[in-house]
Context: one part of a larger RNA
């Protein structure tokens, strides 16, 4: 190290279990509020926070009921207390009710401030004054009443304004949709509502809403996509009425005296027209929806309410044995399961008060007929034209409604309307106004149900949750239940640092219930023990199988841990033509996680009726249940486009044909249930988008208002002065003088290059260099401008780490033709990867190819037979056209001759024609095999409808063919066959190849394709033969006396071939050429001669000659030697990159080639047994056939949860959780037993599902790994001693070093918010440690007339009474008001002191009022208006006076604060106590000097550089003043509110951090130096938390 057991740990699934949640039912209420809401903030207790309660009368007060013993909230514990003289506590009605908020006396940063004197601000109303243009008047204004509005609140209502994403497979008309969404306004509902209606020819209906239907129908539509009524008909609940006008009465203005015109009352309201008018008759009953009183019910505390005991247990309500009650057996507690233990339920009572309230009561209010002449009967109105809108209606032929412009009637003999219009004729009677109830809805209250959840569920939220915690901000938004019946919550002892944590005892039924507490899974971490492993290589298992070591759901022919060795064997999903893939996805494990659900059709099953069947809606039930309800659907007739006819009908000229039907088979309706479509998100998860409302300029860009910075040197413009020169300038030296988007160079700004960092120190930084640096400069508060926008010296930059369109909420579960996923078994069939269309190509329809059901017979399909038509393949060359080679040669050139006509020659070209031999997808005289069609009979089973599908990416491999290169693991077609979706045998190994289709077992046989020496199962077989090359076991042109085999030719015993020995002469150095050429540079001829044979010479060689050798010729030897051509099987050609061309060893056959017998070999086949499926069959038995399988169709069933019925177990131990050798007629699963656990659980039979996980870069939560690794954040640096303590590198203190010192030191703004000091701890935090801390705990600490801000001012800007403008919210802006970064405005120096001081104390000062007093002697206040000052730029410089904490010198007496005195204090030295932090005591403290950026004047230049108050002065009004103003001196007094700790170049702010960053002003010591640059250094702080 591995398996395996047992035992722990860590975690928190499962099973239980509910304190909170979810859904609806009935009922109640449907508001709350200037009498100050909703919501808060800060507060109250004897004791600290918090949550509930309450308001300074404050964990409470008064009254009146209830109630009857405890009792001071959750919430313990102490402490002091109420209470039978009735508390606590319920309930009714009062009181009290801090500030904020509509907020409302002015104001603001809500919860505060300021002034006032007790004021509801504004707006509406009311009465009184008063008053413009304009005479009357009105309009404004100004007092005073009064309290009518405002604001909030869940849905519901109406009304303004109103999207887009979507869908139309694109997109504008459309559609989503008048939806979302903003806004305005009201109510318990709320809108409509009493016909200028509806209809149709009726014996109409008779206000309005709702529900069922009507209908998904009329219709409307790019007639697409998709919108979509109405009337009737049936229910629900029902209710009508008031006025305008004629007319008349009173009573008023004005009148041109004709009338006009108000005001109050009378009348009077309707369509068989009505009223007015004239006449005639009633006067009380009856209804009202109106006001006021108010029984009785009902609500708001409450009361009385029946019956059991004993044994068992820890504990009884369970079992067991005996009993009772019941108008109660509803439901909850109680130590387990209770009818008779408790609260309670059935029942019956019960209110001082409140509220209620349709009974009564009383008051208001309302008559009716008759006639017929006059007069009324709703005006900028209908109505018509243009322009839109809303009705089913998108402009149509477009009625009817309603809005904008513009025109513009009638008055009952009128008018309107019935979908243009018009005529009849029917219906009503507009241009005023009101109306319950049937409809919607629930933020809340009461009371009840659930086949709804049960802690990752159910609300985000069982818990102190809209919390913590993130965002500026809108906003976003968690996690987290269980001790035990009862704390009985471990007393006392022991180790440990008086920890933490363990051990003993005790408690308990249990403590492995112990507070990190009930059950305790897995993952992961361990201790123990059995057996295995250190010559072995791999999906890690299977299958066979020695040893070793035990044991029992068995019962000896078992069984259980290991597992030497042998055989076989490339995970799982997904997506694909193909994954062991080096393609995806998953670290692991445990929870959760995806085909619902409504309505609507369509089929199918079953079931009821025979015509079926009810909706709504009523009865009724505790709730289904039923029973009423025929309104209305479906069928019962069909045909045509339709009029319409009609068992027919249409078409047609028809009586004809055709079509669709009747008839012969009658089938249909309704409900459940499955399966599919369609419409909604419609299996889950996932988008960039697009629109609405809002939130953001704390970042950054612009701009505004107002402060504010910028060491130091350089250059030296204008201009001016002298001097020179000119008539006089102009020039000209010199000096002077201080410009500049100059110069160089810190501070500050920015960021050009390198490193360095890249899980950093740090989401943009450091280190060394670098750019501007008086300007178009930097920065700071304060405020503008906002996404279809702003801003932009413009980069598409910026607009909170976000920008070609912010951020958040919402439309919203936008859409995704696209990727990922998608959870239990068995059975039975089983594809496609083709054609056509397609804004189509990875998408869909339609066909073709599956599947179920239910039919079907000579229709289909194979094979055979017979009969057909064809124009392929080979094949030809007859046509079409290509094509070589020979003959003939029209005709042409070229030459020859001719004056020319011609005549000739041609080794050129060549037409036709002819012999011979070729070629063709777009050639075919000719022409197959197959396919392909009709027809026959055998033999199989096809094939038609309806339903539901998946495919419509396909691969290699033969074969025929396009491309291509007769390239491809290429591409495209056509046929096959395999994969696909096929296991198994070969082919080493290898989806498509070769055999071969796997229902299950067998230790039984035969093959197949390949094989038979060993690996490795079978022949070391035979027989003839080839190979020597390890070919075999990769390869071409080419090359070769390798070597068999064959066929032809030549020489050859008259001696070939081949060695060997001899010869190879001679004319002649052959002629020419040449400096030479002799056989052998060349160039020309190549004879003779001897002779057995010899070339005017085959090489090799000389300068040329020489030499040597071939040709040929004889000897020697012997019997075959040479060449040409086919073939067999071999060699060379033959060089990459880790060793790598039989599968290894190895092989001379165990290679190769032919034949022959024999064996092996597979899941094929064939035997035995078994099981299913379908078929025949009398059911069963039995035969037969059958059972690989993705996408997909069908079937049958297992398991969860929960519901009814019926039954059973269960503290003598339920479910869950582990372990196990049981059953299973295959499976999912399903008992039993132990041990654990301590309450609830099965079964059978039906029902309903939030019903099954291994995978989504799922999603939550533990747990690993990497790993004791990376790293412990500036390389300023740390030593040593001593104390403390359990412990020290870290803490103190000491002594030394070392680092900063225009900072790493000291003041303050901002900002944070107790971080300050002190005592005390040490768990987490701190990157190590820790005795220590900015960390926990418990106590303390901020002291102001003068600091800072408000009781003053005003700047940009805010926010605006009155006013303009805008659908509505709202928007601008005047007077006014707020609003510092600015202007006004009164204090020093010392002491003390753990923490505060310009605040407390000491001393001396000032300011504003108030009183007295002393003097003073005529003005002074408050308002309003004038008038002045306040009042301001940059840049640059001389000067003069002071001033410091600086500097000299230096040591006693002087200095600040406003002048001066008194007084006080002061660097240090000495020296004494001391608990070491400190505290008395002595003595003693000067003078001189000096800079600037400060302050004040000055020059100079062009960009021309706040307001207002306080202050001054004058006017006018109002007060006051000789009863003494102002103003002066003194003396007493009086002065409100906020902030004040601390950190502030940082461990305290903004950066997620105890972060190398970022942050505004202020102070500036020595030595060198121009300098605040740089080096060192004082004070003073540090040494950077391994």
């Nucleotide at each position: 190290g591995g398996c395996u057991a047992a035992c722990g740990g860590u975690g928190g699934a499962u099973a239980c279990c509910u304190a909170g949640g979810u859904a609806c039912a009935c009922a109640a209420a449907g508001g709350c509020g200037a009498a100050g809401a909703a919501g808060g903030a800060c507060g109250u207790g004897g004791u600290g926070a918090c949550c509930g309660a309450c308001g300074a009368a404050a964990u409470g007060c008064c009254u009146c009921g209830g109630g009857g013993a405890g009792u001071u909230g959750g919430a313990a514990a102490c402490a002091a207390g109420c209470a039978u003289u009735g508390a606590u506590c319920c309930g009714a009605g009062g009181g009290u009710g801090u500030c904020c908020g509509a907020a409302u006396g002015g104001g603001g940063c809500a919860a505060c401030c300021c002034a006032a004197a007790u004021g509801a601000a504004c707006g509406a109303c009311c009465u009184g004054c008063u008053g413009a243009a304009u005479a009357u008047a009105u309009a404004g204004g100004c007092a005073g009443g009064a309290a009518c509005g405002a604001g909030c609140g869940a849905a519901c209502u109406c009304a303004g304004c109103g999207a887009a994403c979507u869908g139309a497979a694109a997109c504008a008309u459309c559609u989503u949709a008048g939806u979302a969404g903003c806004u305005g306004a009201a109510g318990g509902a709320a809108g409509a509502g009493a016909a200028a209606g509806c209809a149709a020819a009726a014996u109409g209906c008779g206000a309005u809403u709702u529900c069922c239907u009507u209908a998904g129908u009329a219709g409307c539509g790019g007639c697409g996509a998709g919108c979509g009524a109405a009337g009737c008909g049936g229910a629900a609940a029902c209710a009508g009425c008031c006025u305008a006008a004629a007319c008349c009465a009173u009573u008023g203005a004005c009148u041109u005296c004709g009338g006009u015109u108000g005001a109050u009352g009378g009348g009077g309201u309707c369509g068989u027209g009505g009223g007015a008018c004239a006449g005639u008759c009633a006067c009380a009953a009856u209804g009202g929806a109106c006001u006021a009183u108010g029984a009785a019910a009902g609500u708001u505390a409450g009361a009385c309410g029946a019956a059991g005991c004993a044994g068992u247990u820890g504990a009884a309500a369970g079992c067991u044995g005996c009993a009772c009650c019941a108008g109660a057996g509803g439901a909850g507690g109680u130590g387990a399961a209770a009818g008779u233990c408790c609260u309670g339920u059935a029942g019956u009572c019960g209110a001082a008060a409140a509220c209620g309230g349709c009974a009564g009561u009383a008051g208001c209010c309302a008559g009716a007929c008759u006639g017929a002449a006059u007069c009324c009967c709703g005006a900028g109105u209908a109505g018509c034209a243009c322009g839109g809108a809303g009705c089913c209606c998108g402009u149509g032929g477009a009625a009817u409604u309603c809005c904008g412009u513009g025109u513009g009637a009638a008055u009952c003999a009128g008018c309107g309307a019935g979908g243009a219009c018009c005529a009849c004729c029917u219906c009503g009677u507009a241009a005023g106004g009101c109306u319950a109830a049937a409809u919607a809805c629930u933020c809340c209250u009461g009371u009840g149900u659930a086949a709804c959840c049960g802690a990752u569920a159910g609300c985000g939220a069982a818990a102190c949750a809209g919390u913590a915690c993130c965002g500026c901000g809108a906003g976003g938004g968690a996690a987290a239940g269980g001790u035990g019946a009862a704390a009985a919550g471990a007393a006392c002892c022991c180790c440990g640092g008086c920890g933490a944590g363990g051990g003993g005892a005790g408690u308990g039924a249990a403590a492995u219930a112990g507070a990190a507490c009930a059950u305790g899974a897995a993952a992961c971490c361990g201790u123990u023990a059995g057996c295995c492993u250190a010559c072995a290589a791999g999906c890690a298992a299977u299958u066979a199988g020695a040893g070793c070591a035990c044991g029992a759901u068995u019962g000896a022919a078992c069984g259980u841990g290991u597992a030497a060795u042998a055989g076989u064997g490339u995970g799982c999903c997904u997506g694909u033509u193909g994954a062991a893939g080096a393609a995806u996805g998953a670290g692991c494990c445990g929870g959760c996680g995806a085909c619902u659900u409504a309505c609507a059709g369509g089929u199918u099953g079953u079931g009821g009726c025979a015509g079926g069947u009810u909706a709504a809606g009523a009865a009724g039930u505790a709730a289904u249940a039923u029973u009423c309800g025929u309104a209305g659907c479906c069928a019962a007739a069909g045909u045509g486009a339709a009029a319409g006819c009609g068992a027919g009908c249409c078409u047609g000229a028809u009586a004809a044909g055709g079509g669709c039907g009747a008839a012969u088979c009658u089938u249909g309706u309704c409900a459940c249930a499955a399966u599919u479509u369609g419409u909604a998100g419609a299996c889950c998860c996932g988008a960039a988008c697009c629109c609405g409302g809002g939130u953001g300029a704390u970042c950054u860009a612009a701009c505004c208002a107002u402060g504010u910075c910028c060491a130091g040197g350089a250059u030296g413009a204008a201009g001016c002065u002298u001097g020179g020169g000119u008539a006089a300038a102009g020039c000209u030296a010199a000096g002077u003088g201080g410009a500049g988007g100059u110069c160089c160079g810190a501070a500050c700004c920015g960021a050009c290059u390198g490193g360095c960092g890249u899980u950093g120190a740090a989401a943009a930084g450091c280190c060394a260099g670098c750019g501007g640096a008086u300007g178009a400069g930097g920065u700071g508060u304060g405020g503008u401008u906002a996404g279809g926008g702003g801003u932009g010296a413009a980069a598409u930059g910026c607009c909170a780490a976000u920008c070609g369109a912010a951020c958040c909420c919402g439309g919203a579960g936008c859409u995704a033709g696209c990727u990922g996923g998608a959870u239990c078994u068995c059975c039975u069939c089983g594809a496609a990867a083709u054609g056509c269309g397609u804004u189509u190509a990875g998408g869909c329809g339609c066909a073709g190819c599956g599947g179920u059901a239910a039919g079907u017979a000579g229709a289909c399909u194979u094979g055979u037979u017979g009969g057909g038509g064809g124009g392929u393949a080979a094949a030809g060359c007859a046509c079409u056209g290509u094509u070589u080679c020979g003959c003939u040669g029209c005709g042409g050139g070229c030459u020859g001759c001719g004056a020319g006509a011609g005549c000739g020659g041609u080794a050129c070209c060549a037409a036709a024609g002819u012999g011979a031999g070729a070629c063709a997808a777009a050639c075919u005289c000719a022409g197959a095999a197959u396919a392909c069609c009709c027809a026959a009979g055998a033999a199989a089973a096809u094939u038609u409808u309806a339903c539901c599908a998946g495919u419509g990416a396909g691969a290699c491999g033969g074969u025929g063919g396009g491309g291509g290169a007769u390239a491809a693991g290429c591409u495209u077609c056509a046929u096959c066959g395999u994969c696909g979706a096929a296991a198994g045998g070969g082919a080493a190994a290898c989806a498509g190849c070769c055999c071969a289709g796997a229902c299950c077992a067998c230790c039984a046989g035969c093959u197949a394709a390949g094989g038979u020496c060993c690996c490795c199962a079978a022949g070391u077989a035979c027989a003839c033969a080839c190979u020597a090359a390890g070919u075999g076991a990769g390869a071409a042109a080419g090359g070769a006396g390798g070597u068999g085999g064959g066929a032809g030719u030549g020489c050859a015993c008259a001696g070939a071939c081949a060695a060997c020995c001899a010869g190879g002469a001679g004319g002649u150095u052959u002629g020419c050429u040449u400096a030479g050429a002799a056989g052998c540079a060349g160039c020309a001829a190549u004879c003779c001669u001897u002779a057995a044979a010899a070339g005017a010479g085959u090489g090799c060689g000389u300068a040329a000659u020489a030499g040597c050798u071939c040709a040929c010729u004889g000897g020697u030897c012997u019997a075959g030697c040479g060449c040409u051509c086919c073939u067999g099987c071999g060699c060379c050609g033959a060089a990459a990159a880790u060793g790598a061309a039989c599968g290894g060893g190895g092989c001379u056959a165990a290679g190769u080639g032919u034949g022959u017998c024999a064996c092996c070999g597979a899941a094929g086949c064939u035997g035995u047994g078994g099981a299913c499926u379908u078929g025949u069959u009398u059911a069963a038995c039995a035969c037969a056939a059958g059972u690989g399988g993705u996408a997909g169709a069908g079937g049958a069933g297992c398991g969860u949860u929960c519901u009814g019925u019926a039954u059973c177990g269960g503290g003598a131990g339920a479910a869950g959780c582990a372990u196990u050798a049981g059953c299973g007629g295959c499976a999912a699963g399903c008992a039993g037993a132990u041990g654990u656990g301590g309450a609830c659980g099965g079964u059978a039979c039906a029902g309903a599902a939030g019903u099954g996980a291994g995978a989504a870069u799922g999603u939550c939560g533990g747990c690993u790994u990497a790993a004791g690794u990376a790293g412990c954040g500036a390389a300023a640096a740390u030593a040593u001693a001593u104390g403390u303590g359990a412990g020290a590198a870290u803490c103190a203190u000491a002594u030394a070093c070392c680092c900063c010192g225009a900072a790493a030191g000291c003041c303050u703004a901002a900002g944070g918010g107790u971080u300050u000091c002190u005592u005390c701890g040490g768990a987490a935090g701190g990157c190590u440690c820790g005795u220590c801390c900015g960390c926990g705990a418990a106590g303390a600490g901020u002291u102001a007339g003068u600091c800072g801000g408000g009781a003053c001012c005003u700047a940009a800007g805010g926010c605006c009474a009155g006013g303009c403008c805008g659908a509505a919210a709202g928007g601008c802006g005047u007077a006014g008001u707020c609003g510092a970064u600015g202007g006004a405005c009164a204090c020093a120096g010392g002491g003390u002191g753990a923490a505060u001081a310009u605040u407390c104390c000491c001393u001396g000062a000032c300011u504003a009022c108030u009183a007295c007093a002393u003097g003073g002697g005529a003005g002074c206040u408050g308002a309003a208006a004038u008038a002045g000052g306040g009042a301001c730029g940059c840049a640059u410089c001389a000067a003069a006076a002071a001033u410091a904490a600086c500097c000299a010198c230096g040591c006693c007496c002087u200095g600040a604060a406003u002048g001066g005195a008194u007084u006080g204090g002061g660097a240090g030295u000495u020296g004494u106590c001391u608990a070491c932090g400190g505290a008395g005591a002595a003595c003693g403290u000067g003078u001189g000097g000096u800079a600037a950026a400060g302050c004040u004047a000055g020059u100079g230049c062009c960009a021309a550089g706040a307001a207002a108050a306080g202050c001054u002065a004058u006017u006018u009004c109002a007060g006051u003043g000789a009863u003494g103003a102002a103003g002066a001196u003194g003396u007493a007094g009086u002065a409100c509110c906020c902030g004040u700790a601390c950190c502030c170049g940082a461990a305290a702010c903004c950066g997620a951090c105890a972060c190398a960053g970022g942050u505004a002003g202020g102070c500036a010591g020595g030595u060198a130096g121009a300098g605040a640059a740089u080096a060192c250094u004082a004070a003073g702080g540090g040494g950077c938390g391994c």
Model confidence (mean pLDDT): 82 of 100. This is a predicted structure of a 1586-nucleotide part of an RNA (large-subunit ribosomal RNA, half A). It matches the Rfam family "Bacterial large subunit ribosomal RNA". Gene Ontology terms of the family: ribosome and structural constituent of ribosome. It was read from a public genome assembly.